[in-house]
Molecule: transfer RNA
Organism: Bryopsis hypnoides
């Protein structure tokens, strides 16, 4: 340099014939339980989906560019 794949809460992820203010698990905080801790159960906070632009009535999802990561080739 070229090709392919990927980029969603603190971490790992679901969500693609585009359609109501985005899912689950772990973690975090509170409560119940316990003498206490752990486990378990309940509740809550936390992301507008890497950045910019475009298409559309409507974009996490489609298109273009950029940035970053991985793999392969050179």
């Nucleotide at each position: 340099g070229u090709g392919c794949u990927c980029g969603u809460g603190g971490u790992g992820u679901a969500g693609u014939u585009g359609g109501u203010u985005a899912u689950c698990a772990c973690g975090u905080g509170a409560g119940u339980c316990u003498a206490a801790c752990a486990c378990a159960c309940u509740c809550a906070a936390g992301g507008c989906c890497c950045c910019c632009g475009g298409u559309u009535c409507g974009a996490g999802c489609c298109c273009g560019g950029g940035c970053g990561a991985g793999c392969a080739c050179a």